[in-house]
RNA sequence: UCAGACGGCUGGGCGAUCGCUGGUGGUGCGGGUUAUGCCGUGUUGCUGGAGGAAAGUCCGGGCUCCACGGAAAUACGGUGCCGGGUAACACCCGGCGGGGGCGACCCUAGGGAAAGUGCCACAGAAACAAACCGCUAACGGACUCGUCCGCAGCAAGGGUGAAACGGUGCGGUAAGAGCGCACCGCAUGGUCGGCAACGAUUGUGGCCAGGCAAACCCCACCGGGAGCAAGAUCGAAUAGGGGUGGUAUGGGCGAAAGCCCAGGGCUGUUUUCGGCUCACUGCCCGGGUAGGUCGCGCGAAGCAUUCAGCAAUGAAUGUUCCAGAUGAAUGGCCAUCCAAGGCGGGAAACCGCCGGGACAGAACCCGGCUUAUAGGCCGACUGACACU
Numbered sequence: 001u002c003a004g005a006c007g008g009c010u011g012g013g014c015g016a017u018c019g020c021u022g023g024u025g026g027u028g029c030g031g032g033u034u035a036u037g038c039c040g041u042g043u044u045g046c047u048g049g050a051g052g053a054a055a056g057u058c059c060g061g062g063c064u065c066c067a068c069g070g071a072a073a074u075a076c077g078g079u080g081c082c083g084g085g086u087a088a089c090a091c092c093c094g095g096c097g098g099g100g101g102c103g104a105c106c107c108u109a110g111g112g113a114a115a116g117u118g119c120c121a122c123a124g125a126a127a128c129a130a131a132c133c134g135c136u137a138a139c140g141g142a143c144u145c146g147u148c149c150g151c152a153g154c155a156a157g158g159g160u161g162a163a164a165c166g167g168u169g170c171g172g173u174a175a176g177a178g179c180g181c182a183c184c185g186c187a188u189g190g191u192c193g194g195c196a197a198c199g200a201u202u203g204u205g206g207c208c209a210g211g212c213a214a215a216c217c218c219c220a221c222c223g224g225g226a227g228c229a230a231g232a233u234c235g236a237a238u239a240g241g242g243g244u245g246g247u248a249u250g251g252g253c254g255a256a257a258g259c260c261c262a263g264g265g266c267u268g269u270u271u272u273c274g275g276c277u278c279a280c281u282g283c284c285c286g287g288g289u290a291g292g293u294c295g296c297g298c299g300a301a302g303c304a305u306u307c308a309g310c311a312a313u314g315a316a317u318g319u320u321c322c323a324g325a326u327g328a329a330u331g332g333c334c335a336u337c338c339a340a341g342g343c344g345g346g347a348a349a350c351c352g353c354c355g356g357g358a359c360a361g362a363a364c365c366c367g368g369c370u371u372a373u374a375g376g377c378c379g380a381c382u383g384a385c386a387c388u
Base pairs, nucleotide, nucleotide: 001384002383003382004381006379007378008377009376010375012337013336015334017332018331020049021048022047023046024045025044026043027042028041029040030039031038051359055370056369058368059367060366061365062364063227064226065225066224076223077222078221079220080219081095082094083093084092085091096110097108098107099106100105111218112217116216117215118212119211120210132158133157134154135153136152139150140149141148142147143146166184167183168182169181170180171179185207186205187204188203189202190201191200192199193198231294232293233292234291241285242284243283244282245281246280247279249262250261251260252259253258263278264277265276266275267274268273301320302319303318304317305316306315307314308313338357341354342353343352344351345350
């Protein structure tokens, strides 16, 4: 210099002005009270006001209600190498095994396939205990007399396939074969190292028994359900319900509207005739609705330092208080600086002009994961080439 690989941070800055929203003071007016507190409304000061992902709602918790004597089991769901961290986790850290890369480094759901069931496309004779082509001594048969057929042996070679019944080599044989041997692989016993996963080494067995469990299944461990529209509390107006008091009408039929009978009150000058009316209202209790309030931000909290630890993380000390809306605030505009980008000038450094800010946006909270993200900064590292 070029190429690459890993980790961390940041996510426009300063200001002016007009608003929005939470908190907290001052003050005016109105209401209420014995009075203060208080309620409503206006005005004014000070002060807080999105994120690294606030997102997806995929895991794990807090909190709340429901269920439940404690616990366990069935079913269902999840997790799955080892050790550690954590409130917990499917997360994180450190390792192991396997795979990839010259390397820094990256990927990995990685228990059990010799419990059982199932599946293994196409091709292929055969996908698990395999003779399609092929090779082969002896024996039997045929004839054109060195070939063919039969019987039998063989997994060495060919062919198919993602995968073919351990691999390579030597010996051996009629041809072959772990049939024998060496190395590798596999299974298994010991020794050594490691907390362990596992590694190293050595002996034994010639070793039929493929792959798939993000197929059923087996084993071990974990899980009660629903969610802030959880839940708690105050509670109108209006219309129902219950009780009680005052004045006043009782009965029958009917689903009701209403009708009938008797009666009371008022009334048409009187009546045996007719009209109206038979309900109104005070107080108390209770349920629900609209709406209000709480839940609601001091928390597994942030920052700094020190200590323990390889690390994740933990501990101690000091310090800080940091959004809480509910049709839902966190915005508009201007100026300037800093980047991105573009144009022009210049040999270059650079100068001038234009230009404009990624993804996105709280809604009970927290720890993770995943996904989106313009640009900028920092730290450690690998390979190649050149020069010293």
About this RNA
Predicted 3D model of a 388-nucleotide RNA (Bacterial RNase P class A) from a Rhodobiaceae bacterium. Its Rfam family is "Bacterial RNase P class A". From the family's description: Ribonuclease P (RNase P) is a ubiquitous endoribonuclease, found in archaea, bacteria and eukarya as well as chloroplasts and mitochondria. Its family is annotated with ribonuclease P activity, tRNA processing and dimeric ribonuclease P complex in the Gene Ontology. It is annotated as a ribozyme. NCBI's taxonomy places the organism under Bacteria, Pseudomonadati, Pseudomonadota, Alphaproteobacteria, Rhodobiaceae.